This is a predicted structure of a 72-nucleotide RNA (transfer RNA) from Eubacterium oxidoreducens.

RNA sequence: GCAUCCAUAGUCUAACGGAUAGAAUGUCAGACUCCGACUCUGAUGGUGUGGGUUCGAUUCCCGCUGGAUGCA
Numbered sequence: 001g002c003a004u005c006c007a008u009a010g011u012c013u014a015a016c017g018g019a020u021a022g023a024a025u026g027u028c029a030g031a032c033u034c035c036g037a038c039u040c041u042g043a044u045g046g047u048g049u050g051g052g053u054u055c056g057a058u059u060c061c062c063g064c065u066g067g068a069u070g071c072a
Stems, first nucleotide, its partner, number of pairs: 001071007010025002013022001018055001026044006048064005
């Protein structure tokens, strides 16, 4: 340099073009306890960036950024 793949919550990870973007874990609060741990309940927090297509984009297309792999 070329090609392919990936980027969603603090972390790991779901989501036919139509859901209030879901779960696990973490964190915080409460219950429980003599105090903790465990357990239970509740809360919290997310689509890398800029455009395009579409009635509607996490999803499709293009550029950029970052990462992985292969070829040279």

Its Rfam family is "tRNA".